[in-house]
């Protein structure tokens, strides 16, 4: 430097979800901390932006008139519990019909857009998802600075060009 129809499955895939200590106990396990990475909310100037609350006496308190009291009613405060405006985490958002007696809503069916499928990017096919939950009137960008989380649930597309890496031979 050059070739090789090598090899990329060391089982891997989705995701931020990993690695390395320390200490304690009832000690092949638990629990609690910390470091290093990876990931997320919060939070100034400046800049932009705007007006939304409601329902339950459910709990305590406070005036008030009625009442011999007990009590029950109106009212205000604080707290709590629901439901909305907003708004967070994720790829997981959009429009059109359907559905109803009507407006819906749960759900269903088409598109479109989005996101995954064994080194990595284009290209062409194929196959799969477009869920979950969370705050509760609150939070737009934001440096300091504050703060959280390191689950969790699956099984696997080849195919071309080119790149990158290991391997063998010249």
């Nucleotide at each position: 430097u050059c070739u090789u129809a090598g090899u990329g499955a060391c089982c891997g895939c989705c995701g931020a979800a990993a690695c390395c200590g320390g200490g304690c106990c009832g000690a092949u396990g638990g629990c609690c901390u910390g470091g290093u990475g990876c990931g997320g909310g919060g939070a100034a100037c400046c800049c932009a932006u705007u007006u939304a609350g409601g329902u339950c006496g459910c709990g305590g308190c406070c005036g008030g008139g009625c009442g011999a009291a007990g009590g029950a009613c109106c009212g205000g405060c604080c707290g709590g519990a629901c439901c909305c405006g907003g708004g967070g985490c994720g790829c997981g958002g959009g429009a059109a019909u359907c559905g109803c007696a009507g407006c819906a809503a749960a759900g269903a069916u088409u598109c479109c857009g989005g996101g995954g499928c064994a080194c990595u990017u284009u290209c062409a096919g194929g196959c799969c998802c477009u869920a979950g939950c969370c705050c509760g009137u609150c939070a737009g960008c934001u440096a300091a600075c504050c703060u959280c989380g390191c689950a969790g649930g699956c099984g696997a597309u080849c195919g071309a060009c080119a790149g990158c890496a290991c391997a063998a031979g010249g």